[in-house]
The prediction has a mean pLDDT of 80. This is a predicted complex of two RNAs, RNase P RNA and transfer RNA, with 407 nucleotides together. It holds a member of the Rfam family "Bacterial RNase P class A". Rfam classes the family as a ribozyme.

């Protein structure tokens, strides 16, 4: 210098107005909406989108139900060791495939339990035996050899992905390991309201009581289905001391782990993160100009938190950094 | 926001424990007719919703994306 391989980081930048929205702390004890439960209104101060919030594929946390019981059935993962709350996720590592290499992909246990599948071609498709050599037995023949036989499984041919040895287990299935079910419209609470209703069917001989089906055990009077009536508001959960970020060390090949130290960091209920203006930068085009550079336009990806938290996947104009490989030139 | 269900000819659908897609209606042409319409005979007209894996083969099995439809609060 040219291709590439890995892991990374950023994702315009400040100022100034003008709003939107959480939190703290002051403060009137007022006013405003509400039927109410309850909300909202002032100033200071101070937080306000992402590497993916996104898709909703997988673990968990959290709630409730027998606090998660046995047994069939279901559903998932699948070398081999580990990390992790857990994970089908991440490390290392073996085999195996791609690549010159740097590196990369992999659902990678069993087909000597068992079943099934293989269109089309082909004599035949998992029960091998169509020609051909070859072997080999009778017989005829002096002898070369000739006939009728035997699959004999040796060697070859012609289809075909595959030709008797196998292939498909991202086929049923065996092994081994793991999964109880449903979700924040989960769930609890406050408030207002009824036609607190009729009808079938189950049910004290014990139902119903989240699971597909059973056993258990608890429990003790309702329960499903159908037409019909009423409210459809508020708070809490839930915005956080956390599986939390940031740095340092210290073990470990590494994922990770532990000490220390600092830090506290969005949150709505139809949904806040905005707009204007003004320097600077970046990329395009254009115009000037010999270059250096001026100058004007346009442009600035994907996308936007809805209980939180770890991963996976998928989308992204671009910019920038470290490590390595190969090829080529130069010493 | 949570959960499900699904995409197959113009339309409504069927298929598949993998073997090269089908029926109805609807189009098309031909014949019958003076013309039509009925009726007869003939003709599938299709990336099986995009891509990618498994596998000799994928409309069917795994994976990912897109589009679509349907449910979900409460008393009693």
């Nucleotide at each position: 210098g040219a291709a590439g391989c890995a892991a990374g980081c950023c994702a315009g930048a400040c100022c100034g107005c003008c709003g939107c929205u959480g939190g703290u702390g002051c403060g009137a004890u007022c006013u405003c909406c509400g039927a109410a439960a309850g909300g909202a209104g002032g100033c200071a101060c101070u937080g306000g989108a992402g590497g993916a919030a996104g898709g909703u594929c997988c673990g968990g946390a959290c709630u409730g139900c027998g606090c998660a019981g046995g047994g069939c059935g279901g559903c998932g993962u699948a070398g081999c060791a580990g990390c992790u709350a857990a994970c089908g996720g991440c490390u290392g590592u073996c085999c195996a495939c791609c690549g010159u290499g740097a590196g990369g992909u992999g659902a990678g246990g069993a087909u000597c339990a068992g079943a099934g599948c293989a269109a089309c071609a082909g004599a035949a498709a998992c029960g091998a035996a169509u020609c051909a050599c070859g072997g080999u037995g009778u017989c005829c023949g002096c002898a070369a050899g000739g006939a009728c036989g035997c699959g004999c499984g040796g060697u070859g041919a012609a289809u075909g992905a595959a030709a008797c040895g196998g292939g498909c287990a991202a086929u049923c299935u065996c092994u081994a390991c793991g999964c109880g079910c449903a979700g924040c419209a989960a769930c609890a609470c406050c408030a207002a309201a009824u036609a607190g209703g009729c009808c079938a069917g189950c049910g004290u001989u014990g139902a119903u009581g989240u699971g597909g089906c059973u056993c258990c055990g608890c429990g003790g009077a309702g329960c499903u289905g159908g037409c019909g009536g009423g409210u459809a508001g508020g708070u809490g959960g839930c915005a956080c001391c956390g599986a939390g970020c940031c740095g340092u060390g210290c073990a470990g090949u590494g994922a990770u782990g532990c000490a220390c130290g600092g830090c506290c960091c969005a949150g709505a209920g139809g949904a806040a993160u905005g707009g204007c203006g003004g320097u600077c930068a970046c990329g395009u085009u254009c115009a000037g100009g010999a270059a250096a550079c001026u100058g004007a336009a346009c442009g600035c990806a994907c996308a936007g938190a809805a209980u939180c938290c770890g991963g996976c996947c998928u989308a992204u104009c671009g910019g920038u950094u470290u490590g390595c490989u190969u090829c080529a030139c130069a010493c | 926001g949570c959960c499900g269900a699904g995409a197959u000819a113009g339309c409504u659908c069927a298929g598949c424990a993998g073997g090269u897609a089908g029926a109805g209606c609807g189009g098309c042409g031909c014949g019958u007719u003076g013309a039509a319409g009925g009726c007869g005979c003939g003709c599938g007209c299709g990336u099986c919703g995009g891509g990618g894996g498994u596998u000799c083969g994928a409309u069917u099995c795994c994976c990912u994306c897109u589009c679509u439809c349907g449910g979900c609060a409460c008393c009693a």